[in-house]
C1' cells in the first nucleotide's frame, strides 16, 4: 500500500402482492355566493370568469402518488444517514443530482405539544436509557471465559 472478511431483527435500492390514503382529491348536476381563479410556493405571462370566479354545501361517479407491510432479486459493510457551504436546473425560493467538510460502530425502546406526513405508522432531529460488535487499558480464571473503564468506522480482523 493492496486483497479478503466481521458485527445482526445489518445498510440501501428495484419488483410483485396486499392494506392503508379515502367515498378523499378530480370531473358532472344543484343550492348559497356576488369577483376572482388557474396543477409545490411567490411573481410574470397566457388563459378563465357578471353568458356568474374562489369558498361553503348537497347529490352522482370515483382515483392516484408518496408513507407501510410481506414476498422475492440485487449492491454492499460509511454499508448508510443528518447538517453545512457550493454547482446544475429556476425569473427567484423550495424539490433533485453532484461536489467539499463534518457528525453518527450498529441495532431497539421512551421523552418531545419538535420537522415532515392523511395519520397513534414510517422517516429525519435533540437528549436519555438497552442490548450487541470492535479495540486499549486494568483485574480476575489453569484455560476456555468473566468483570470494569475508556475510544471511535480513514476504526477492527487475516494474508501479502
Nucleotide at each position: 500500500a493492496a486483497u479478503a472478511g466481521a458485527g445482526g431483527c445489518g445498510c440501501a435500492g428495484c419488483u410483485u402482492u396486499c392494506a392503508u390514503c379515502a367515498g378523499u382529491a378530480a370531473c358532472g348536476g344543484a343550492a348559497c355566493g356576488g369577483a376572482g381563479g388557474u396543477c409545490g410556493c411567490c411573481a410574470a405571462a397566457a388563459c378563465c370568469g357578471u353568458g356568474g370566479a374562489a369558498c361553503u354545501u348537497c347529490c352522482g361517479c370515483g382515483a392516484a402518488a408518496g408513507g407501510g407491510a410481506a414476498u422475492g432479486c440485487u449492491g454492499c459493510c460509511g454499508a448508510a444517514g443528518g447538517a453545512a457551504a457550493u454547482a446544475u436546473c429556476c425569473g427567484g425560493c423550495a424539490a433533485a443530482u453532484g461536489u467539499u467538510u463534518u457528525c453518527u460502530g450498529g441495532u431497539c425502546g421512551c421523552c418531545g405539544c419538535g420537522g415532515u406526513g392523511a395519520a397513534c405508522a414510517g422517516c429525519c432531529c435533540u437528549g436519555c436509557g438497552a442490548c450487541u460488535g470492535u479495540c486499549a487499558u486494568c483485574u480476575u480464571u489453569a484455560a476456555u471465559g468473566a468483570g470494569a473503564u475508556g475510544g471511535a468506522g480513514u476504526g477492527c480482523u487475516a494474508u501479502u